């Protein structure tokens, strides 16, 4: 860096350093000088690997010491692209739901 499998409804904050961006993508919209980004300490959320149990391999349950990760937004803030339904509309090609797939983000294995 790439593949492959899982999963993205929820949860979770203080301070200090720093000083304008940030949310992944265009343009939105939204958050930010009441202080972004990173960064560093304490604190938390969860529970993918690792650990115990109990199945017996395909799961479940416990607990949360290690390894990661998170810690603004409906679901990844929404947006792409395809089928299905419902409203509209009749030259218009909108809106909404649902539901796959791309994308992107974590882990875990292999290259």
């Nucleotide at each position: 860096u790439u593949u492959u499998u899982a999963u993205a409804c929820a949860g979770a904050g203080g301070c200090g350093u720093g000083g304008a961006g940030a949310g992944a993508c265009a343009g939105g919209c939204u958050c930010g000088a009441c202080g972004a980004a990173a960064c560093g300490c304490c604190g938390g959320c969860a529970a993918c690997c690792a650990g115990c149990u109990g199945a017996c391999u395909u799961c479940a349950g416990c607990a949360a010491c290690g390894g990661u990760g998170c810690c603004a937004a409906c679901c990844g803030c929404a947006g792409g692209c395809c089928a299905g339904c419902g409203c509209a509309g009749c030259u218009a090609c909108g809106c909404g739901c649902u539901g796959g797939c791309a994308c992107u983000a974590u882990a875990a294995a292999a290259a």